[in-house]
RNA sequence: ACUGAUCUUCGGGGCAGGUGAAAUUCCUGACCGGCGGUGACGCUCAACAGCGAAGCCCGCGACUCCCUGAGCCGUCUAACGGCAAGGGGACUGACUUGGUGAGAAUCCAAGGCCGACGGUAAAGUCCGGAUGGGAGAAGAUCGCC
Numbered sequence: 001a002c003u004g005a006u007c008u009u010c011g012g013g014g015c016a017g018g019u020g021a022a023a024u025u026c027c028u029g030a031c032c033g034g035c036g037g038u039g040a041c042g043c044u045c046a047a048c049a050g051c052g053a054a055g056c057c058c059g060c061g062a063c064u065c066c067c068u069g070a071g072c073c074g075u076c077u078a079a080c081g082g083c084a085a086g087g088g089g090a091c092u093g094a095c096u097u098g099g100u101g102a103g104a105a106u107c108c109a110a111g112g113c114c115g116a117c118g119g120u121a122a123a124g125u126c127c128g129g130a131u132g133g134g135a136g137a138a139g140a141u142c143g144c145c
Base pairs, nucleotide, nucleotide: 003143004142005141006140007139008138009137010136015029016028017027018026030125031124032115033114034060035059036058037057041052042051043050044049055113056112064090065089066088067087068086071083072082073081074080095111096110097109098108099107117128118127119126
């Protein structure tokens, strides 16, 4: 260095005004952008190399639903019912124009667009499930070669 196992830590942002009895939900204007990949750009370096860089390009995660299900609970037992780690599947939003160039859905400029479910005056921004889950990131220990 490669690879495997176990464990630890980390792992989502965002509102003002107006109307109104009531709205961070309507209207006007603003604001926000998880993870991996790609990436002609930028920064650092003598060099090797390192770091940053896409909400709407590719994929993943989250919500919801279906199947399966170690195990647990109720029951004297069985039948049956309930809960359920894990596994599999379904579902899953949104971009154009111009510029440069050999080459751009990523660079530069401009104008657009999108954002689960439940609650509530109709919600990407409030409250809730959630002190949850999580793509993954970093590290530790052990093993293999």
A computed fold for a 145-nucleotide RNA, annotated as FMN riboswitch aptamer (RFN element). The prediction has a mean pLDDT of 79. The sequence was found by an Rfam model in a public genome assembly.